This is a predicted structure of an 84-nucleotide RNA (c-di-GMP-I riboswitch aptamer) from a Clostridia bacterium. The coordinates come from a structure-prediction model, not an experiment, and the mean pLDDT is 87. Lineage of the source: Bacteria > Bacillati > Bacillota > Clostridia.

RNA sequence: AAACGAAAAUAGCAAAUCUAUCGAAAGAUUGAGGCGCAAAGCCACGGGCCUAAAGCUUCAAGCAAUGGCAGCCGGGUUGCCGAA
Numbered sequence: 001a002a003a004c005g006a007a008a009a010u011a012g013c014a015a016a017u018c019u020a021u022c023g024a025a026a027g028a029u030u031g032a033g034g035c036g037c038a039a040a041g042c043c044a045c046g047g048g049c050c051u052a053a054a055g056c057u058u059c060a061a062g063c064a065a066u067g068g069c070a071g072c073c074g075g076g077u078u079g080c081c082g083a084a
Stems, first nucleotide, its partner, number of pairs: 004082002012037002017032002020029003035071001041077003045074003048069003055063003
């Protein structure tokens, strides 16, 4: 240094829920909150999942991403500590 993740320490992030705002929705941002997380830092490249406005259709409803999810997994990249 890399792989790896025990014990601690310095820090960090922030689930559900609620407030306000944006959005068709999924969801995002904001303040409170704290379930948890060794990358629960960042990136939509691959898979998967969510929504379905516009559009299409056999017009009941279904299909469907150009909209999302990084706290679904993989991958890339940066990073704290240091036992086996």
The RNAcentral record of the sequence draws on Ribocentre. Of the family's consensus pairs, 95% are formed in the model. Rfam family: c-di-GMP-I riboswitch aptamer. Rfam's curators write: GEMM was predicted in a large-scale screen for bacterial structured RNA regulatory elements.